[in-house]
Context: one part of a larger RNA
RNA sequence: CCUGCAGCGGGACAAAAAGACCCCGGGAGCUUUACUGUAGCUUGAUAUUGUUUUUGAGGUUUUGAUGCGUAGCGUAGUGGGGAGGCUUUGAAGCCCUGAUUCCGGUCGGGGUGGAGCCGUCAAUGAAACACCCAUCUUUAAAACCUUAAAAUCUAACCGGUUAGGGACACCACAAAAUUCAUCGUAAAUAUAUUUCUAUGGUGAAUUUUGUGGUGAAACCUAACUGGGACAGUGUCUGGCGGGCAGUUUUUCUGGGGCGGAACUCUCCUAAAAGGUAACGGAGAGGUCUAUUAAGGUCGACUUAGCCCGGAUGGAAAUCGGGCUGGACGUGUAAAGGCACAAGUCGGCUUAACGGCAAGGCCUACAAGCCGCGCCGGUGCGAAAGCAGAGCUUAGUGACCCGACGGUUCUUUAUAGAAAGGCCGGAGACAACGGAUAAAAGCUACCCCGGGGAUAACAGGCUGGUGAGAUCCGAGAGUCCACAUCGACGAUCUCGCUCGGCACCUCGAUGUCGGCUCGCCCUAGCGCCCCGCUGGAGAAGGUGGGAAGCGUUUGGCUGUUCGCCAAUUAAAAGGGCACGUGAGCUGGGUUCAAACCGUCGUGAGACAGGUUGGUCUUUCUCUGUUGCAGG
Repeated sequence: CCUGCAGCGGGACAAAAAGACCCCGGGAGCUUUACUGUAGCUUGAUAUUGUUUUUGAGGUUUUGAUGCGUAGCGUAGUGGGGAGGCUUUGAAGCCCUGAUUCCGGUCGGGGUGGAGCCGUCAAUGAAACACCCAUCUUUAAAACCUUAAAAUCUAACCGGUUAGGGACACCACAAAAUUCAUCGUAAAUAUAUUUCUAUGGUGAAUUUUGUGGUGAAACCUAACUGGGACAGUGUCUGGCGGGCAGUUUUUCUGGGGCGGAACUCUCCUAAAAGGUAACGGAGAGGUCUAUUAAGGUCGACUUAGCCCGGAUGGAAAUCGGGCUGGACGUGUAAAGGCACAAGUCGGCUUAACGGCAAGGCCUACAAGCCGCGCCGGUGCGAAAGCAGAGCUUAGUGACCCGACGGUUCUUUAUAGAAAGGCCGGAGACAACGGAUAAAAGCUACCCCGGGGAUAACAGGCUGGUGAGAUCCGAGAGUCCACAUCGACGAUCUCGCUCGGCACCUCGAUGUCGGCUCGCCCUAGCGCCCCGCUGGAGAAGGUGGGAAGCGUUUGGCUGUUCGCCAAUUAAAAGGGCACGUGAGCUGGGUUCAAACCGUCGUGAGACAGGUUGGUCUUUCUCUGUUGCAGG
C1' cells in the first nucleotide's frame, strides 16, 4: 500500500416527509353593531266573515228652536210674496212649572179665565215671527248611511265528551256446505275383481253462518257542550332576526405586520433639448375675487434699501435731496417672469360673451393645452386698437343613473297628457382611468398550490455598532508629556456583539443550554526567559519573546451570562454550522388542552406569566479504531 472481518458514527449540506414557521395565490371553519339575504317571531290590510245593540265622531233628510251696535213700544238673521192673520178645537190677564239667555226677555207644558190679540200707521240703511215660501249661523230630537271602540248572538270556523260508521282482527264453541281419504250398501260392466254412478258412517282440510270474550288509530256523521266572527289559515305588507346562508374585507412595501402613501402643482435629484427611478430631499392644492372686482379697457404713477437734511418724531409714520437697481410687489407653494411694467392709483364698464375654427404643442389610447381668422351682439378708447377672465404653471372625476331648468324637436286620425330627444348647470367614485346599487374581522383546529422571486437559524458580503492596536501629545504624575495614565482628534486591524444586505438552502441545512469527546488560534491567566521602572530587598507596574503543559469544586437559575461560597500557580479570551441531537438529554423556546392578567363587542391575541405535552433510522460510500491475510 491492497484486501477482509469486527467496531465508531465526523462527512456524503445522509435517509424519511413536494417545510407545519414566514410570504404569495386559493380554500375552509369560526365571529360580529361588515354587506346582502333568509327560517322563525311579530305588526297591519284583505279573504274565509255573518246578526244585533250601546257610546263617540261625521254626513244626509224631516220637524222644531235660535239670531240683542245706535235710534226705536222691542232680542228686527237674509231675500221674496202679502192686507189681512190667529181665536169657543178657548184670546188677553193671573198662578205653578220646563228649556234657553246678552238677565231684559224668548219659546214651551199644566191650571184658572171666558173674548179678545196682532199687523197696515210713527221712528229706521232695511218692516213686520200678522201670515206664506226659500235660505244662512248656532242648536235639539228622530230616521238612515259611513266609521271607531265596547258589548252581544249563533250559523261559518275551532276544541271536548258520547254514540254510530270506519270495521274488522284474534280466541273459544256450535251448525251447514264443498273436497279428499277410508269402511259399508245398492246398481251397471266384466274372466278375475277392478272401474264408474248413487247413498250411509268416520276422519282431515277449506269456506260460510251464528253465539260469546278481548281489542286499535286516522277520518266521516250525529247529539250535547265550551269558545266564536275572535282564533286559525291563504295573499300582500312594516319591523326584529349571525338562528342559518352566500360573499367581501385593495395595492405599494429593502420579508410581512404597524406606520405612511395612492390624484394634481412647483423645485432639486436629472448627467446644459425633451423625458427619466427610489418608502430620495424640500414644499403646496381639493381654492379665491363682481357692496370700491383681485376681470376688460383708457389714463396716470414707481417699489425697496442705504446716506444726508428736517418740530413733536424715537430703529421705523410724513417731507426734501442723492446713491444702488429690482433686493419691493405679484390673492394663494415654488420656480420662471415682470420697470414699455404682469407692480400701484383713478374713470367708464361686463369679452368671467353666443356659434365656430385654419394651424399647432403634448401624447399608447382617452384626455390636456395654445390659437390666426369669420358671423352675431357688446365694453373701453379721439383713434390705431384691445377684450372669448385673472403674470404663468395646481384648485380635480370617464361612462352609466335618476332628479332639475330650458327647448320653433319626435309621436301614423286629431286635441291634450305621458314618454323620449337636444341644450345647460348640479349630484362621486380622494384606492382620485372611477371592479358592485350594496361589504368587516379571527384561525395555535386549520388545509391545498407555490417560493430560497421573501423573513426567522446557520453560512456569505459589509464593518455603521463592538473589540483591539498605532500616531499626535493638551494635561495628570512635587519638578519632568511618554515609570504609569492620557483629553480633543487621526489612522488601521479583527470578524467574538448588535445590525445592514437578501447571495446557496423552504420536493426541510433540526433551534438555546447541559453532558461526552475533543482539534486549533493568541490579542498570554499561571508555570519559563528578557527590557524599562516613580525597580533598595520583597511584592508590584508596564512592555517584549514564547501556544510546551495547565487553567477548580460547589449554592441559585432552563439558563449562556451573572452573583455568592471555598480553594488554587492560575481559575485567560476566542474559533471549529453561537464545534458536537444518524452521540445523549429535552429544563427553555415553538403545535394541539387549560388557567391568570391585559387588549378586543366577539371569534380570538400578547419577545406577558403558568401546568402538561411521541426526539425515528438494521451504515451503501467515505473517514477512523482494533485484528487478520497478502

Large-subunit ribosomal RNA, domain V from a Pseudomonadota bacterium, 630 nucleotides, folded computationally. Its mean pLDDT, the model's own confidence on a scale to 100, is 80. It matches the Rfam family "Bacterial large subunit ribosomal RNA".